[in-house]
Molecule: transfer RNA
Organism: Protomyces lactucae-debilis
This record gives sequence, C1' cells and structure tokens, in this order.
RNA sequence: GCCCGCUUGGCUUAGUGGUACAGCAUAUCACUUGUAAUGAUAAGAUCACUCGUUCGAUUCGGGUAGUGGGCA
Repeated sequence: GCCCGCUUGGCUUAGUGGUACAGCAUAUCACUUGUAAUGAUAAGAUCACUCGUUCGAUUCGGGUAGUGGGCA
C1' cells in the first nucleotide's frame, strides 16, 4: 500500500427493515441472629461517528475512526 471481518448497557452477547433478547454484574425487597446462597422486583444501550436510501435504519449503501486478520 491492497483486501477481508468486527464495533449493540459496566462485561459477555442475541437480533439483521417496524423503537433491542438473554446471562453475569448493580440497586431494592423477602428469607437469615448476621453474612453468603436463593427468590422477587427495578434501573441501565438514541446499537462507534457521519452522510445517504426508505413512510420507517441497529439492520441496506458511501465515508471516517478504532480494532483484528490476510497478501506484498
């Protein structure tokens, strides 16, 4: 320099056109003499940024950034 992939709550991730699922973690409550464990409830992501396509974009297209890999 060229090519290919990935980017989604604090972490790991599912979802691939109609406002995002689950686990862990966190908070509160119950249980306990107390803690842990267990159970219930709750909060938490404008889906890396930007421009476009579309009635509608996490999803499709262009660009940028970060990251991983391949070729020379």